[in-house]
Context: one part of a larger RNA
RNA sequence: UGACGGGGGCCCGCACAAGCGGUGGAUCAUGUGGUUUAAUUCGAAGCAACGCGAAGAACCUUACCUGGGUUUGACAUCCCCGGACCGCACUAGAGAUAGUGCUUUCGUAGCAAUACGACCGGGAGACAGGUGCUGCAUGGCUGUCGUCAGCUCGUGUGGUGACAUGUUGGGUUAAGUCCCGCAACGAGCGCAACCCCUGUCCUUAGUUGCCAGCAUUCAGUUGGGCACUCUAGGGAGACUGCCGUGGUGAACACGGAGGAAGGUGGGGAUGACGUCAAGUCCUCAUGGCCUUUAUAUCCAGGGCGACACACGUGAUACAAUGGUCGGUACAGAGGGAAGCGAAGUGGUGACACGGAGCCAAUCCCAAAAAGCCGAUCUCAGUUCGGAUUGGAGUCUGCAACUCGACUCCAUGAAGUUGGAAUCGCUAGUAAUCGCGGAUCAGCACGCCGCGGUGAAUACGUUCCCGGGCCUUGUACA
Numbered sequence: 001u002g003a004c005g006g007g008g009g010c011c012c013g014c015a016c017a018a019g020c021g022g023u024g025g026a027u028c029a030u031g032u033g034g035u036u037u038a039a040u041u042c043g044a045a046g047c048a049a050c051g052c053g054a055a056g057a058a059c060c061u062u063a064c065c066u067g068g069g070u071u072u073g074a075c076a077u078c079c080c081c082g083g084a085c086c087g088c089a090c091u092a093g094a095g096a097u098a099g100u101g102c103u104u105u106c107g108u109a110g111c112a113a114u115a116c117g118a119c120c121g122g123g124a125g126a127c128a129g130g131u132g133c134u135g136c137a138u139g140g141c142u143g144u145c146g147u148c149a150g151c152u153c154g155u156g157u158g159g160u161g162a163c164a165u166g167u168u169g170g171g172u173u174a175a176g177u178c179c180c181g182c183a184a185c186g187a188g189c190g191c192a193a194c195c196c197c198u199g200u201c202c203u204u205a206g207u208u209g210c211c212a213g214c215a216u217u218c219a220g221u222u223g224g225g226c227a228c229u230c231u232a233g234g235g236a237g238a239c240u241g242c243c244g245u246g247g248u249g250a251a252c253a254c255g256g257a258g259g260a261a262g263g264u265g266g267g268g269a270u271g272a273c274g275u276c277a278a279g280u281c282c283u284c285a286u287g288g289c290c291u292u293u294a295u296a297u298c299c300a301g302g303g304c305g306a307c308a309c310a311c312g313u314g315a316u317a318c319a320a321u322g323g324u325c326g327g328u329a330c331a332g333a334g335g336g337a338a339g340c341g342a343a344g345u346g347g348u349g350a351c352a353c354g355g356a357g358c359c360a361a362u363c364c365c366a367a368a369a370a371g372c373c374g375a376u377c378u379c380a381g382u383u384c385g386g387a388u389u390g391g392a393g394u395c396u397g398c399a400a401c402u403c404g405a406c407u408c409c410a411u412g413a414a415g416u417u418g419g420a421a422u423c424g425c426u427a428g429u430a431a432u433c434g435c436g437g438a439u440c441a442g443c444a445c446g447c448c449g450c451g452g453u454g455a456a457u458a459c460g461u462u463c464c465c466g467g468g469c470c471u472u473g474u475a476c477a
Stems, first nucleotide, its partner, number of pairs: 001477002003474003007471007015461002019425005026316008034307002042053002064302007073127001077126002079123005087102006106117004129291002132289003138285002140280003143276001145274001150189006156165003169180003195268004200236007209226003214223002239262001242256005318418001322377007334365003339358002344353003384415001389410007431453007
């Protein structure tokens, strides 16, 4: 000087408390451990691994296993020889591949010979290749403390020096934020602001959007209009600016006015010096080591999907604030051409036929659901719950046996609110309801977004956890 303390003081955070809803019990989904296996590829490991890499394992992916092949190689550059290549059919084979036949005869320069180039086949060797090892050799990227308020420097000053001072103190703040004081005076990286979205108004513009008045229609459908909504450009607006009280004539705090909004308005992006030899050599890059008829590479099939069990994360429930049936209303944000696919028709349905329109403020996906109105069920393992299983189908795809999703009929398990323990959340939040998207042929209870309905509680900081500042002790560095 730090670090640590079941030392002290001050302060903060859904940290506790006050509340609301969960997890832990059930079934299923998913990840992990374990076990099993020819293989169940690899990584991630308290918080900060475990719906994580994976935004999508039937083949492919794929790195694993078994078997069948290849050895200058699936891929790159160089040299020599030959030929265009591609494609099609047949035979053998699980295929990779091998053989036979057919078809074809490239481009540039040149009259041509020929040369060069691209592509294919053969050959020799330099070399290729490696998702092999080392994240404790590394770059890059990322997590975490933590959006916590800290981390430092120059000069000066003090100290023999390590170092201190500044950065401590009195107030104040979300903040090393600001004010005052002070052997310090300044400065940098952080904080804040500048950026984006959202909340109000003005203005510009008016189609594909909108419709107040006029005409018209089943319908903003059409004429017309651009006032309104909306869209997307520009601007205004909030600054403790104004008033009062307190405060050191301060910073600031509290109250008030006006205002769409008030003291950082709400949300996002933004992550200082550093810590964890944190994570990643399987994104990529890269040193070293290892491998080179194999640890490379091609193919078929299998596996990554196993199942006594254990844990994490979720979905669905256990019902009446509910289930079922009928009617009816209101979103936002997205996606669409090898695409979205309307009307209509068939089917109980998944879906099929159909093909209008749309490169989309125009057309389509598209029904929003909870809600509201009415009917029914009457507390039961039930008209709750839907696992499991049998049968019959639909769709995608070369192919759904291992191993897809969905539909219909039948079946109808556990489960009656969950021990110890434990998680999230302070407002348009929690809870609850549906919708969209990425990945994607197909496959979503996951993930990322979107809107609808819409609470309760916070006395307070003694305690638990984490953090900041000052101080104290220390046999620790």
Predicted 3D model of a 477-nucleotide part of an RNA (small-subunit ribosomal RNA, 3' major domain) from a Bacteriovoracaceae bacterium. The sequence was found in a public genome assembly. It matches the Rfam family "Bacterial small subunit ribosomal RNA". Gene Ontology terms of the family: ribosome and structural constituent of ribosome. The organism belongs to Bacteriovoracaceae, within Bacteria. Its mean pLDDT, the model's own confidence on a scale to 100, is 86.